[in-house]
Molecule: SAM riboswitch aptamer (S box leader)
Organism: Saccharopolyspora montiporae
């Protein structure tokens, strides 16, 4: 890496750049987008996992490690599907 486990309800935005799509993939849908979305970068925020603390089994703290900040992983089918986290080589 590949495997394993666990989780996808909730919860968090602003400012430069950039210039047309985007929301993993295929469908059919729906919503967002030059009133500038995606994405990049700063700089906040959020608390999901380890880690540390308190606590005794909590709907607790804290913001170090990651991560994440439209919409039920957007909704539906299909899949040896996706994603982020922990173990692990």
């Nucleotide at each position: 890496a590949a495997u394993c486990c666990a989780u996808c309800c909730c919860g968090a935005g602003c400012g430069g750049c950039c210039g047309a799509g985007a929301g993993a993939u295929c469908u059919g849908g729906c919503u967002c987008g030059u009133c500038g979305a995606c994405g990049c970068c700063g700089c906040a925020g959020c608390a999901a996992c380890c880690a540390c603390c308190c606590g005794c089994c909590g709907u607790g703290g804290c913001a170090g490690g990651u991560g994440c900040u439209a919409c039920c992983g957007c909704c539906a089918g299909g899949a040896c599907c996706g994603a982020u986290g922990g173990a692990g080589c």